[in-house]
Molecule: c-di-AMP riboswitch aptamer (ydaO/yuaA leader)
Organism: Candidatus Nanopelagicales bacterium
RNA sequence: ACGAACGACGCGCUCAAUCGUCGGGCACUCUCGCCUGACGAACCGGGGACCCAUUCACGUGGGGCGAAUCACCGCACUCGUGCGGCGUAGGGCACCUCUUAGCCCGAGCCCGUCAGCUCACCCGGUCGGCGUCGAGAGGAGCCUUG
Numbered sequence: 001a002c003g004a005a006c007g008a009c010g011c012g013c014u015c016a017a018u019c020g021u022c023g024g025g026c027a028c029u030c031u032c033g034c035c036u037g038a039c040g041a042a043c044c045g046g047g048g049a050c051c052c053a054u055u056c057a058c059g060u061g062g063g064g065c066g067a068a069u070c071a072c073c074g075c076a077c078u079c080g081u082g083c084g085g086c087g088u089a090g091g092g093c094a095c096c097u098c099u100u101a102g103c104c105c106g107a108g109c110c111c112g113u114c115a116g117c118u119c120a121c122c123c124g125g126u127c128g129g130c131g132u133c134g135a136g137a138g139g140a141g142c143c144u145u146g
Stems, first nucleotide, its partner, number of pairs: 010132005018041009042126006052116001061114001062111004070087001072085005090105004096141005
């Protein structure tokens, strides 16, 4: 000097997953900060009438969160299932909306025989996972500020 990896601060993304007050503890020269308990706000999810919808029986029951549905092909293999490939409904990417372009996701989990919608009412959640010199791009519109 160059490159790679990791970490910290700050700034951002996804998601409902954030903010505030009070008490206790920790750290600290100070400010700032961290942990924890309680409460409040906000956001999110579930249950739950009339009406409406559904309306028998059997069966491989049925249902919820989420963008994450639905095919086709191949391999393995004990009905069935697993793995992989290529697509796809749908979803994300630095104010916001539309558009162009590019890059990605298209999973997983839960309830437990039970739940349509649903006023009042009741119950619960506020986690986790990532990026960081860049395609964080171009155009139009809107809002705000000067």